[in-house]
Context: one part of a larger RNA
RNA sequence: CGGAAGAGUCUUGAUGAAAGCUAUCCCUAGUACGAGAGGACCGGGAUGGACGGAGCUCUAGUGUGUCAGUUGUCCUGCCAAGGGCAUGGCUGAUUAGCUACCUCCGGAAGGGAUAACCGCUGAAAGCAUCUAAGUGGGAAACCCGUUCAAAGAUGAGGACUCUCACAGGGUUAACCUGGUAAGGCCCGUGGAAGACCACCACGUUGAUAGGCCGGAAGUGUAAGUGCGGUAACGCACUCAGCUGACCGGUACUAAUCGGCCGAGGG
Numbered sequence: 001c002g003g004a005a006g007a008g009u010c011u012u013g014a015u016g017a018a019a020g021c022u023a024u025c026c027c028u029a030g031u032a033c034g035a036g037a038g039g040a041c042c043g044g045g046a047u048g049g050a051c052g053g054a055g056c057u058c059u060a061g062u063g064u065g066u067c068a069g070u071u072g073u074c075c076u077g078c079c080a081a082g083g084g085c086a087u088g089g090c091u092g093a094u095u096a097g098c099u100a101c102c103u104c105c106g107g108a109a110g111g112g113a114u115a116a117c118c119g120c121u122g123a124a125a126g127c128a129u130c131u132a133a134g135u136g137g138g139a140a141a142c143c144c145g146u147u148c149a150a151a152g153a154u155g156a157g158g159a160c161u162c163u164c165a166c167a168g169g170g171u172u173a174a175c176c177u178g179g180u181a182a183g184g185c186c187c188g189u190g191g192a193a194g195a196c197c198a199c200c201a202c203g204u205u206g207a208u209a210g211g212c213c214g215g216a217a218g219u220g221u222a223a224g225u226g227c228g229g230u231a232a233c234g235c236a237c238u239c240a241g242c243u244g245a246c247c248g249g250u251a252c253u254a255a256u257c258g259g260c261c262g263a264g265g266g
Stems, first nucleotide, its partner, number of pairs: 001152001005163007015149004021049007033038001051106005059100004066093005071086006110144003117137004166178004183261004187203005208254003211250005217243003224237005
């Protein structure tokens, strides 16, 4: 820009892409077969490998603004308590998130038409012949079936819902211009969305983010005081104190006020 006014929501599917793998064991059955050795088809079940999709309940990794311990040194006048630096100083744990080594799931079943091949009926050619007319079966291949994208599929599809009118110019015609409607964009607060854009939630008729409060979860019993010990230190108050992302609540803070675009054919 188009899609025969302008919008919002939900869709159909032409077409394209993806997927398509395989092993071992058990039952049938030590049966059929075979002198024996050996050892099935068909059918049913179990467990894996590789590959793929999703997820974080478990397990494990990470977890540089979580908690604790601790070495050296400097500082807060000193003690105590803390802060800085030393690879995040080092060490032990670890929420969320992200991951796999973890968990769940998938390849199908089924249908159609076939290949080689196996047939039925059957002449040409009184026989024979799967073929010439006719007709049945038959493969991980093909077409459906499963998943994803998909109407610029210009062949531009469908359903429902919303707005429906006004002013100026104009040969009162096409048309042009303007302010609007539904709606959209800008702007702002953000996001298990994200390079940007896009997408999604919210913008006071509000829980969108921060703060605060409560909870979960993590560290592991803070500071201070008292008591015990010459002291290092221990015990009690104390399952304490502190805490990032998690789950809720609460308008305290910030989403203010606003601006722009945007509708009529045969």
Source information:
The prediction has a mean pLDDT of 88. The part of an RNA shown here (large-subunit ribosomal RNA, domain VI) has 266 nucleotides and comes from an Actinomycetota bacterium. It was read from a public genome assembly. Its Rfam family is "Bacterial large subunit ribosomal RNA".